This is a predicted structure of a 75-nucleotide RNA (transfer RNA) from a Clostridiaceae bacterium. The source organism's lineage runs through Bacteria, Bacillati, Bacillota, Eubacteriales and Clostridiaceae. The coordinates come from a structure-prediction model, not an experiment, and the mean pLDDT is 81. Its Rfam family is "tRNA". Rfam describes the family as follows. Transfer RNA (tRNA) molecules are approximately 80 nucleotides in length. Rfam classes the family as a transfer RNA.

RNA sequence: GCCGGUGUGGCUCAGGGGUAGAGCAAUUCACUCGUAAUGAAUAGGUCGGGGGUUCGAUUCCCCCCACCGGCUCCA
Numbered sequence: 001g002c003c004g005g006u007g008u009g010g011c012u013c014a015g016g017g018g019u020a021g022a023g024c025a026a027u028u029c030a031c032u033c034g035u036a037a038u039g040a041a042u043a044g045g046u047c048g049g050g051g052g053u054u055c056g057a058u059u060c061c062c063c064c065c066a067c068c069g070g071c072u073c074c075a
Stems, first nucleotide, its partner, number of pairs: 001071007010024004018055001026042005048064005
């Protein structure tokens, strides 16, 4: 340099045009002598960045960035 994959709450992931969810974690409460476990509630996201298409983009298209894998060239 070329090809492919991934990027979404703190972590692991789902969702794939109509204002984004789950589990774990966090906070508060209940329970307990206390802790763990369990139950209930709350908070937490410019969906990697920019542009385009569209009435509407996290989703489709283009460019870029980061990470992972493969191939090639030089040394």